Predicted 3D model of a 128-nucleotide RNA (SAM riboswitch aptamer (S box leader)) from a Planctomycetota bacterium.
The prediction has a mean pLDDT of 82.
NCBI's taxonomy places the organism under Bacteria, Pseudomonadati, Planctomycetota.
RNA sequence: CGCUCAUCGAGACCGGCGGAGGGACAGGCCCGACGAUGCUGGGGCAACCACGGGGGAGACUCCGGAAGGUGCCAACUCCUGCGGAGACGUUUGCGAGGCCACUCGCGCACGCGACCGGAAGAUGAGGG
Numbered sequence: 001c002g003c004u005c006a007u008c009g010a011g012a013c014c015g016g017c018g019g020a021g022g023g024a025c026a027g028g029c030c031c032g033a034c035g036a037u038g039c040u041g042g043g044g045c046a047a048c049c050a051c052g053g054g055g056g057a058g059a060c061u062c063c064g065g066a067a068g069g070u071g072c073c074a075a076c077u078c079c080u081g082c083g084g085a086g087a088c089g090u091u092u093g094c095g096a097g098g099c100c101a102c103u104c105g106c107g108c109a110c111g112c113g114a115c116c117g118g119a120a121g122a123u124g125a126g127g128g
Base pairs, nucleotide, nucleotide: 001128003126004125005124006123007122008121013042014041015040016039017038021031022030023029025081026080027079028078043073044072045071048069049068051064052063053062054061055060077120082117083116084115088111089110090109092107093106094105095104096103097102
């Protein structure tokens, strides 16, 4: 760097350095001189690998602790991005009704968009 598999609505903050952008990309929306992002010391969260125990023919699965390897500690991966789908709103066309204020049905366009799947990204594990 690329491939495969698994997971991504939970959880977890203080100090020092430093001084302007940062949240991967784009749009939005946020964070940031009351000092962010980053680096670093300490603390913590979690339980992917590893470890201990049980079940299973196996694939795999359940339980446990947290001394080891990672990871993580603003916002759901902050939201959306591509596709599907329900509801709603606006404009408009046609039709029907009408107490002439409008109402209803169907269709186009746009907006919004619970939810489902995907893409992308992140992390771990295993190959190359």